[in-house]
Molecule: transfer RNA
Organism: Candidatus Westeberhardia cardiocondylae
RNA sequence: GCCGAUAUAGCUUAGUUGAUAAAGCAGCGUAUUCGUAAUACGAAGAGAUGGGUUCAAUUCCUAUUAUCGGCA
Numbered sequence: 001g002c003c004g005a006u007a008u009a010g011c012u013u014a015g016u017u018g019a020u021a022a023a024g025c026a027g028c029g030u031a032u033u034c035g036u037a038a039u040a041c042g043a044a045g046a047g048a049u050g051g052g053u054u055c056a057a058u059u060c061c062u063a064u065u066a067u068c069g070g071c072a
Stems, first nucleotide, its partner, number of pairs: 001071007010025004028042004048064005
C1' cells in the first nucleotide's frame, strides 16, 4: 500500500432480509437479617463518528476513526 472482518450498557453477548434495542454479570435502591453475605423485587444505564436514501435507519449506501486478520 491492497483486501477482509469487527465496533450495541461498566464487562460479556443477542437482536439488525428497515418500524417502541434484549439478557447475564457488575453497580444503585427497597424488602428480608442483630449485621454482612445470599435471595426476591424495582429503577437507571447503550448501537464508533460525519453525511446520504427513506414517512421511518443499530440495520441500507458512503467517507472517516479504532482494533484484529491476510497478501505484498